[in-house]
Context: one part of a larger RNA
RNA sequence: CUGGGCGUAAAGAGCAUGUAGGCGGCUAGGAAAGUCUUUUGUGAAAGCUCCCGGCUUAACUGGGAGAGGUCAAGGGAUACUAUCUGGCUAGAGGGCAGUAGAGGAAAGCGGAAUUCCCGGUGUAGCGGUGAAAUGCGUAGAUAUCGGGAGGAACACCAGUGGCGAAGGCGGCUUUCUGGGCUGUGCCUGACGCUGAGAUGCGAGAGCGUGGGGAGCAAACAGGAUUAGAUACCCUGGUAGUCCACGCCCUAAACGAUGGAUGCUAGGUAUUGGGGGUAUCGACCCCUCCAGUGCCGCAGCUAACGCGAUAAGCAUCCCGCCUGGGGACUACGGCCGCAAGGCUAAAACUC
Numbered sequence: 001c002u003g004g005g006c007g008u009a010a011a012g013a014g015c016a017u018g019u020a021g022g023c024g025g026c027u028a029g030g031a032a033a034g035u036c037u038u039u040u041g042u043g044a045a046a047g048c049u050c051c052c053g054g055c056u057u058a059a060c061u062g063g064g065a066g067a068g069g070u071c072a073a074g075g076g077a078u079a080c081u082a083u084c085u086g087g088c089u090a091g092a093g094g095g096c097a098g099u100a101g102a103g104g105a106a107a108g109c110g111g112a113a114u115u116c117c118c119g120g121u122g123u124a125g126c127g128g129u130g131a132a133a134u135g136c137g138u139a140g141a142u143a144u145c146g147g148g149a150g151g152a153a154c155a156c157c158a159g160u161g162g163c164g165a166a167g168g169c170g171g172c173u174u175u176c177u178g179g180g181c182u183g184u185g186c187c188u189g190a191c192g193c194u195g196a197g198a199u200g201c202g203a204g205a206g207c208g209u210g211g212g213g214a215g216c217a218a219a220c221a222g223g224a225u226u227a228g229a230u231a232c233c234c235u236g237g238u239a240g241u242c243c244a245c246g247c248c249c250u251a252a253a254c255g256a257u258g259g260a261u262g263c264u265a266g267g268u269a270u271u272g273g274g275g276g277u278a279u280c281g282a283c284c285c286c287u288c289c290a291g292u293g294c295c296g297c298a299g300c301u302a303a304c305g306c307g308a309u310a311a312g313c314a315u316c317c318c319g320c321c322u323g324g325g326g327a328c329u330a331c332g333g334c335c336g337c338a339a340g341g342c343u344a345a346a347a348c349u350c
Stems, first nucleotide, its partner, number of pairs: 003322004007304002012318001014201004021194003025088006033081002035077007042069001048066007091191001092188003095184005103177007110154001115149007125136002162169002206247006215241002220236004258317006266295011299306002323350003332343004
C1' cells in the first nucleotide's frame, strides 16, 4: 500500500413484497470445520536472495546456503466465526385496553356554480380586448324570476395540519377493509435486517371495447397582432378529460438525499397518545413516546449548506458512477395492439 465516490459536480432503482445469497442479540455446554500453534513429509532443475569461486571486468557462469505453499498427514489450543444441544428477553412478533386520520374499495345521498331546455318580465344590444374583430342578438339575445335536464368538481372548515410504501388521497352517510400510535409487560423466544433474479403497485398523457359528455380543451376553423405569426390574445371547437373492464409503465416518479440498527448539545412551534401537577372544570406548567417544521453546538462539506427527520460517528445488505459529444442512440434480445418501453454499444470527434 492492498481504490474513490453517489443533495447541487458522473452516480440512489418510481415504490413495495419477497426467493437465493450476504449479514445478524445475551448465555452455558459439546465437537473442532474456519482460525492459531507444533512436528514430519514434500515444494525437481533453472530462476530469486546471500556467501565463495571462474573467464583481465561486467554481462555470463560453477558451487553452497536460504527464501518461496489456498500443499498433505499427525499432535495440540478453543477466544472469535460457523456447527450441534440447552437456556434467556433488551431485537422481532402476538394478546389485551385505548386512540387519531382526505389510507383503500363499493353503494347511496346533498348543496353551490357553469351549460342547455321550457315558461314569465323586458328591449337593443351582448360578448370580448391593449384596442378591436370574428361570434351571439328584433326568428327577441344579454339581464332578471320560476320550473326542468345533465355532467363534472366538492367553496368555507384548511393548517407552517393529517393519512399512505410510493404514485397519491379532501362534500356527507353506510358497509367491507389495510396500516399506524399510546399504554400494559400477559404470551412466543432471535422467529431478525437487507435483498441479485422474480412478483405486485405505479401521476399525467396515450391505446382497445362499450358507455357518458356540463365545463374545459390538444388538433382544427375563423378574428386579431406582426415584416411574417403554422404562436402568445379573442370567438368557436373535436379527440381527451368522466365511468366500467383490459393494456401501456414513463416523469424535475424530487428531500434531485436507498433500506435497517445504534450512538452524539440545546432552543422553539405544531399533530396524535400516556403520566404527573394544578383546578369545580377547561387552560397553564413539568415529563415520556411517535410524527411534522424552523433555528442551532460539535462534527461534516469544494462551497452552498446538513446538523437526533444528518449530508455527524459507526455496522450490515442492495442499487449505481468512472471525461464531454456521438447516445435516454444503432444492432440484437425481451415486452407491447400500437405509440413505444427495458437492456445497451462502436466508429468518429473534442
Overview
Predicted 3D model of a 350-nucleotide part of an RNA (small-subunit ribosomal RNA, central domain) from an uncultured prokaryote. The RNAcentral record of the full RNA draws on ENA. It matches the Rfam family "Bacterial small subunit ribosomal RNA".